[in-house]
RNA sequence: GGCCCCGUCGUCUAGGCUGGUCAGGACGCCACCCUUUCAAGGUGGAGACACGGGUUCAAAUCCCGUCGGGGUCA
Numbered sequence: 001g002g003c004c005c006c007g008u009c010g011u012c013u014a015g016g017c018u019g020g021u022c023a024g025g026a027c028g029c030c031a032c033c034c035u036u037u038c039a040a041g042g043u044g045g046a047g048a049c050a051c052g053g054g055u056u057c058a059a060a061u062c063c064c065g066u067c068g069g070g071g072u073c074a
Stems, first nucleotide, its partner, number of pairs: 001073007010027004020057001029045005050066005
């Protein structure tokens, strides 16, 4: 340098191919309940689509580019 794959809450991850309801789940975190206290358990809450541009009425999803990571070929 060419090609391929990946990038989503603090962490791990689903969804993307097939654009449209509030982006879901687990652990963690916060508040309350329970408990003499802690743990466990229960209820509720906060928290994310790598970046820029394009297409579209509408983009996490499609297209282009950039950045980062991994693989492979030379």